A computed fold for a 76-nucleotide RNA from a Campylobacteraceae bacterium, annotated as c-di-GMP-I riboswitch aptamer. It matches the Rfam family "c-di-GMP-I riboswitch aptamer". Rfam links the family to the GO term cyclic-di-GMP binding.

């Protein structure tokens, strides 16, 4: 540096849904909670795609795909 996740370890995230809180609203945050996850870390002004609305030069989802980027552990 390039592949790659079989069996293992140190740790990590944390869906449904319950309780707070913001939002018109998708949905965000924070506590409880663990279905999953090897990028379920970012990045919506990289592209397609699902969804709100107050329909505008507007919003929202990286745990829907792909794409960029970084970057732990094992392997070859």
């Nucleotide at each position: 540096g390039u592949a790659u996740g079989a069996a293992a370890a140190a740790g990590c995230c944390a869906a449904a849904c319950c309780c707070g809180u913001c939002g018109c609203g998708a949905g965000g945050c924070g506590g409880g909670g663990a279905c999953g996850g090897a990028a379920a870390g970012c990045c919506a002004a990289c592209g397609g795609g699902g969804c709100u609305c107050a329909c505008g030069u507007a919003g929202u989802c990286g745990g829907c795909c792909g794409g960029g980027u970084u970057g732990c552990c094992g392997c070859a």
Lineage of the source: Bacteria > Pseudomonadati > Campylobacterota > Campylobacterales > Campylobacteraceae. Its mean pLDDT, the model's own confidence on a scale to 100, is 86.